The RNA shown here (Bacterial RNase P class A) has 381 nucleotides and comes from a soil metagenome.
The prediction has a mean pLDDT of 75.
The sequence is in RNAcentral, with records from MGnify.
The model forms 94% of the base pairs in the Rfam consensus.
Its Rfam family is "Bacterial RNase P class A". From the family's description: Ribonuclease P (RNase P) is a ubiquitous endoribonuclease, found in archaea, bacteria and eukarya as well as chloroplasts and mitochondria.
RNA sequence: GAGCCGGCCGGGUGGUCGCGGCCCGUGUCGAUCGGGGGAACCCGGUCGGGGACGGGUCGAGGAAGGUCGGGACUCCACAGGGCAGGGUGCUGGCUAACGGCCAGUCGGGGCGACCUGCAGGACAGUGCCACAGAGAACAGACCGCCGAUGGCGCAGCCGCAAGGGUGCGCACAGGUAAGGGUGAAACGGUGCGGUAAGAGCGCACCAGCGGCCGGGGUGACCCGGUCGGCUCGGUAAACCCCACCCGGAGCAAGGUCGAACAGGGGGCGUGGGCGGCUCGUCCGGCGCCCGGCAACGGGUGCCACCCCCAGGUAGACCGCUCAGAUGGAUGGCCACCCCGUCCCGCAAGGGACGGACAGAAUCCCGCCUACAGGCCGGCUC
Numbered sequence: 001g002a003g004c005c006g007g008c009c010g011g012g013u014g015g016u017c018g019c020g021g022c023c024c025g026u027g028u029c030g031a032u033c034g035g036g037g038g039a040a041c042c043c044g045g046u047c048g049g050g051g052a053c054g055g056g057u058c059g060a061g062g063a064a065g066g067u068c069g070g071g072a073c074u075c076c077a078c079a080g081g082g083c084a085g086g087g088u089g090c091u092g093g094c095u096a097a098c099g100g101c102c103a104g105u106c107g108g109g110g111c112g113a114c115c116u117g118c119a120g121g122a123c124a125g126u127g128c129c130a131c132a133g134a135g136a137a138c139a140g141a142c143c144g145c146c147g148a149u150g151g152c153g154c155a156g157c158c159g160c161a162a163g164g165g166u167g168c169g170c171a172c173a174g175g176u177a178a179g180g181g182u183g184a185a186a187c188g189g190u191g192c193g194g195u196a197a198g199a200g201c202g203c204a205c206c207a208g209c210g211g212c213c214g215g216g217g218u219g220a221c222c223c224g225g226u227c228g229g230c231u232c233g234g235u236a237a238a239c240c241c242c243a244c245c246c247g248g249a250g251c252a253a254g255g256u257c258g259a260a261c262a263g264g265g266g267g268c269g270u271g272g273g274c275g276g277c278u279c280g281u282c283c284g285g286c287g288c289c290c291g292g293c294a295a296c297g298g299g300u301g302c303c304a305c306c307c308c309c310a311g312g313u314a315g316a317c318c319g320c321u322c323a324g325a326u327g328g329a330u331g332g333c334c335a336c337c338c339c340g341u342c343c344c345g346c347a348a349g350g351g352a353c354g355g356a357c358a359g360a361a362u363c364c365c366g367c368c369u370a371c372a373g374g375c376c377g378g379c380u381c
Stems, first nucleotide, its partner, number of pairs: 001381009011337007019059008028049009061357001065368002068366005073250004085246005090104005105119001106117004120241002125239002127235003142180002144176003149173002151170005157164002188206006207231002209228008254318004264309004269305002272282004284303008338355007
């Protein structure tokens, strides 16, 4: 000089005006007691109430935010188990719990301090792998190579002939995954052998995978040896499989008290009008049952008033907190100091501007996101 990691602060003091909770005092109101007075009333004590005045004391954050995860608490549901659905997913530990935290393993990045990871299973099964490419999963022959074998042609040899065999050529069948080309990915790499040309076809070494053995670790996993040519693609942030976990709604949860009007249940309750004075008379509407219906008749209930009971609405209180509001307080201004930038000045100093993100609402543990500026510690190159 350039970086990495962790922790902390997030303006200070004073004055003044104002807000909310609690406490004390003064004054006021009500009830009650005592005393005084002829009376109005006065004096004193106790208890209670709201508002007023005065004083004291306390009064936002590291994230109070997003409301993402988990819990306390409340109500509803619930025998046990299972299905469906959802979540989590390397290992060990911490925690009330979590998708959180700590430490480690493995993979990736950095010279390094260190950072970073939706990190179970792809031989349980199914599916998909765009474009390009001949071929994309028990693969594939486009160019190239070969053409051993078969086929065709030519030459010449043997044979009376049928035919046999040799050489050269063609590239028709065929062989070939070493090379080219395509692609994110083409079925291990290098070398030697081998072959018609090739190829784990064979061998040596390397890499991977699997089995076995030994050692270390609680474990994930790591180290070493040996065997097997076994070379087997990717994708589960595709279905799926495996393991573990999960009932729903949320403080507008929920609880207590509880009007008015209407409606519900109940009552040996009173029918109403008129006359009359304890008797008489008159009387409407609606519904139900019986006579089959209608008509008509009979029986029966209701209307209006009073009282009682329960539920529940409005509303109030609790839930709700040493901040504790409930239309929601925790603030504004001034002065000085502090920090940063700019300007003036040789300097001492002076002046201007700026000081973030953001505001509790039942509480707690986390995560994530926002943030002017500053301090401390450790480490690397």